[in-house]
RNA sequence: GGGGGCAUAGCUCAGUGGUAGGGAGUUUGACUACAGAUCAAGAGGUCCCCGGUUCAAAUCCGGGUGCCCCCU
Numbered sequence: 001g002g003g004g005g006c007a008u009a010g011c012u013c014a015g016u017g018g019u020a021g022g023g024a025g026u027u028u029g030a031c032u033a034c035a036g037a038u039c040a041a042g043a044g045g046u047c048c049c050c051g052g053u054u055c056a057a058a059u060c061c062g063g064g065u066g067c068c069c070c071c072u
Base pairs, nucleotide, nucleotide: 001071002070003069004068005067006066007065011023012022013021018055026042027041028040029039030038048064049063050062051061052060
């Protein structure tokens, strides 16, 4: 220098145009002598940033940033 992949909750990951989700974690309650396990309920998001397309974008298009891999 060239090519490819990834970026979504504090963590790890789904979600290929129409209300943003799972697991684990966390908070509260039940249970327990206490804790763990189990059960129930809740909180937690500018979907990396800017712009474009569209009635509508996490999703499609362009640019940028960061990380990883390959080639030279």